[in-house]
A computed fold for a 73-nucleotide RNA from an uncultured Clostridia bacterium, annotated as transfer RNA.
It was read from a public genome assembly.
Its mean pLDDT, the model's own confidence on a scale to 100, is 81.

């Protein structure tokens, strides 16, 4: 320098053909327990890496930038 991939709650990841974002773990509260763990119930927490565009509507499509990974030179 060229090509490709990834970026979504604290962590690991889903998210179909564009229609107002979910799971597991973790965390808070309550139950259970002598206490803890496990288990049960319930709750909080994300403007989806940044910016722009298309669209009635974008996590998903297009452009650009950033970070990380892989391949080539």
């Nucleotide at each position: 320098c060229g090509g490709g991939g990834u970026g979504u709650g604290g962590c690991u990841c889903a998210g179909u053909u564009g229609g107002u974002a979910g799971a597991g773990c973790g965390c808070g509260u309550g139950g259970c327990u002598u206490g803890g763990g496990a288990c049960c119930a319930u709750g909080a927490g994300g403007u989806c890496g940044g910016g722009g565009g298309u669209u009635c509507g974008a996590g998903a499509c297009c452009c650009u930038c950033c970070a990380c990974c892989c391949c080539g030179a």